The RNA shown here (Bacterial RNase P class A) has 355 nucleotides. Its Rfam family is "Bacterial RNase P class A". Rfam classes the family as a ribozyme. It was read from a public genome assembly, where an Rfam model found it.

RNA sequence: CAAGUAAAACAGGUGAUCGCAGCCGGCAGGCCGAAAGGCGCCGGUUGAGGAAAGUCCGGGCUUCACAGGGCAGGAUGCCGGAUAACGUCCGGUGGAGGCGACUCCAAGGCCAGUGCAACAGAAAUAUACCGCAUUGCGGUUCGCCGCAGUGUAAGGGUGGAAGGGUAGAGUAAGAGCCUACCGCCUUGCCGGUAACGGCAGGGGCACAUGUAAACCCCAUCCGAAGCAAGACCGAACAGAAAGCGACAGAUCGGCCCGGUCUGCUUUCAGGUAGGUCGCUGGAGGCUGUCGGUAACGACAGUCCGAGAUAGAUGAUCACCCGCGACAUAACCCGGCUUAUCGUUUUGCUUGCAUA
Numbered sequence: 001c002a003a004g005u006a007a008a009a010c011a012g013g014u015g016a017u018c019g020c021a022g023c024c025g026g027c028a029g030g031c032c033g034a035a036a037g038g039c040g041c042c043g044g045u046u047g048a049g050g051a052a053a054g055u056c057c058g059g060g061c062u063u064c065a066c067a068g069g070g071c072a073g074g075a076u077g078c079c080g081g082a083u084a085a086c087g088u089c090c091g092g093u094g095g096a097g098g099c100g101a102c103u104c105c106a107a108g109g110c111c112a113g114u115g116c117a118a119c120a121g122a123a124a125u126a127u128a129c130c131g132c133a134u135u136g137c138g139g140u141u142c143g144c145c146g147c148a149g150u151g152u153a154a155g156g157g158u159g160g161a162a163g164g165g166u167a168g169a170g171u172a173a174g175a176g177c178c179u180a181c182c183g184c185c186u187u188g189c190c191g192g193u194a195a196c197g198g199c200a201g202g203g204g205c206a207c208a209u210g211u212a213a214a215c216c217c218c219a220u221c222c223g224a225a226g227c228a229a230g231a232c233c234g235a236a237c238a239g240a241a242a243g244c245g246a247c248a249g250a251u252c253g254g255c256c257c258g259g260u261c262u263g264c265u266u267u268c269a270g271g272u273a274g275g276u277c278g279c280u281g282g283a284g285g286c287u288g289u290c291g292g293u294a295a296c297g298a299c300a301g302u303c304c305g306a307g308a309u310a311g312a313u314g315a316u317c318a319c320c321c322g323c324g325a326c327a328u329a330a331c332c333c334g335g336c337u338u339a340u341c342g343u344u345u346u347g348c349u350u351g352c353a354u355a
Base pairs, nucleotide, nucleotide: 001351002350003349004348005347006346007345008344009343010342012320013319014318015317016316017315018314020047021046022045023044024043025042026041027040030039031038032037049326053337054336056335057334058333059332060331061226062225063224064223073222074221075220076219077218078092079091080090081089082088093107094105095104096103097102108217109216113215114214115211116210117209129156130155131152132151133150134149135148136147137146138145139144164182165181166180167179168178183205184203185202186201187200188199189198190197191196230277231276232275233274239268240267241266242265243264244263248262249261250260251259252258284303285302286301287300288299289298290297291296321324
């Protein structure tokens, strides 16, 4: 320098004007109100993201349910750790890819049972199509050929898959039939917390085609619904109860007593309209020290960074650069996944050049 690999940061900037939302302060005058205050106005200040997204996991919080156990259903699935928790993360093991840095893996169990495996192929878990060898019969140009039978899974062909692989010995031809190495199974010892690895011995190989993101089996975990959760206050209209009956009206056929209704007063329930809270100070950010390989944790210091309820982030102008992508909070947080113009930084790898 080029190519690559892993991780991190930023996500147009500055200024002016107008506009929107929250908070703080003020207000002579305007409107509402008894007042406090509200509307309004003025000034100040703050105002989206790395994914705010998909809503796919996990947790906090809230209400309901819940003695305990089981069934059903769902999720996860090598080992150890981190964490509030996880399907996430970190470190390792095994496997796959890459020269390498490094990356990827849904990585329990098909000797519990069941299912499926198209087409091709002779045969799909059991086989003889071709081939090889041999026996009998027949033929023969004496090389062999044809028919029938037997042995054979080494070779050919089919297939994703044909009863371990390579080499040798062996044989009529062959074959774990036998031998060595590799693989597999198994026993012991050693190392490791473990997954697992190493070494030594034994077994010719048996349970043995694949498929469990096929049913299923095993182990572990899971109560349900979600901030329109939910808590509090609470009109108006209608309602219930008690009291008053002094006054007024109606009614009980007229009058008196008495009763009932309207009325008046007080109390109550319900929880609508509306309001307040939930609501943003938190498993919070930054810096440092310490523990840990790391994820992460502990301590100290420091900072406060949207909180609406029909829902605010916008527009215009000027200058600059590289001419600006994906995308806009609605209870909060940890992740995953997906989208993304570009710029910068750091570690490492490979190649080339130079010293």